[in-house]
RNA sequence: CAGGAGAAGUCGCCUAAUUCCAGUAUGGAAACGGGGGAACCAAGUUUCAGGGUGAAUUGGCCGGCAUCGUUCGCGGCCAUAGGGAACCUUCAACCGAACCCGGUAGCUAACCUCGUAGGCGCGGAAGGAGUCUUG
Numbered sequence: 001c002a003g004g005a006g007a008a009g010u011c012g013c014c015u016a017a018u019u020c021c022a023g024u025a026u027g028g029a030a031a032c033g034g035g036g037g038a039a040c041c042a043a044g045u046u047u048c049a050g051g052g053u054g055a056a057u058u059g060g061c062c063g064g065c066a067u068c069g070u071u072c073g074c075g076g077c078c079a080u081a082g083g084g085a086a087c088c089u090u091c092a093a094c095c096g097a098a099c100c101c102g103g104u105a106g107c108u109a110a111c112c113u114c115g116u117a118g119g120c121g122c123g124g125a126a127g128g129a130g131u132c133u134u135g
Stems, first nucleotide, its partner, number of pairs: 011121004018030004031116006041106001049104001050101004058079006065073001082095002087128005
């Protein structure tokens, strides 16, 4: 000097997931989110169930289980709707999960009810638009 790794702090990111009060407790408030829930409208319902949070939906191929067989579901690979660090476009890279309700829910004012966890990071490039400061 270069590269890699780790720790701490600041700052920032994904997300609704933050702040304050209090110190009793399974606490309270604000803020930001989710669900249920009239009229009107919508839908004409069910069945192989159906529904919700979330970007995480859909398809193809292969394999195995079950089965007379098929389909669904399971696993893997490839792709894909869609998604994310100031605004737009393009390219590139990355993600494209997981969980919950329990026969039941369209929208939905009043109203009722629930959540505030977890994870990550020197942030890719080009073009355009805009803002601020200085001359």
Record summary: Predicted 3D model of a 135-nucleotide RNA (c-di-AMP riboswitch aptamer (ydaO/yuaA leader)) from Xylanibacillus composti. Lineage of the source: Bacteria > Bacillati > Caryophanales > Paenibacillaceae > Xylanibacillus. Rfam family: c-di-AMP riboswitch aptamer (ydaO/yuaA leader). From the family's description: This family represents a conserved RNA structure found upstream of the ydaO and yuaA genes in Bacillus subtilis and related genes in other bacteria.